[in-house]
């Protein structure tokens, strides 16, 4: 120095949950806390997943107009629904990149 192992030591990170805070949300950050982690360091390049403020749609409801009524048509875009990443997740997988210790 390379490969392998995880039975060593020194250290490292920190899920859920709680508090504070930022955010429309997903989620982020700080503190507490430890389920786990040998890259649970960094990076959205690929796939996947989550969210949907704004935007779109005008499906359902609602409202208005036409219609004697009904049926129907037109309009509004208020609420539900649906679409949408430009938002997020690196502790979902792959890729890229950097790297601590040194027992056997």
């Nucleotide at each position: 120095g390379a490969c392998g192992c995880u039975c060593a030591a020194g250290g490292g990170c920190a899920a859920a949950c709680c508090c504070a805070u930022c955010g429309a949300a997903a989620g982020g950050u700080g503190g507490g806390g430890a389920c786990g982690c040998a890259a649970a360091g960094c990076u959205u390049c690929c796939g996947g997943u989550c969210u949907a403020c704004a935007g779109g749609u005008g499906u359902c409801g609602c409202c208005g107009a036409c219609g004697g009524c009904c049926a129907g048509u037109c309009g509004g875009u208020c609420g539900g629904g649906c679409c949408c990443a430009u938002g997020a997740c690196a502790g979902c997988g792959g890729g890229g990149u950097u790297g601590c210790c040194g027992g056997c």

c-di-GMP-I riboswitch aptamer from a Pseudomonadota bacterium, 104 nucleotides, folded computationally. Lineage of the source: Bacteria > Pseudomonadati > Pseudomonadota. The sequence was found by an Rfam model in a public genome assembly.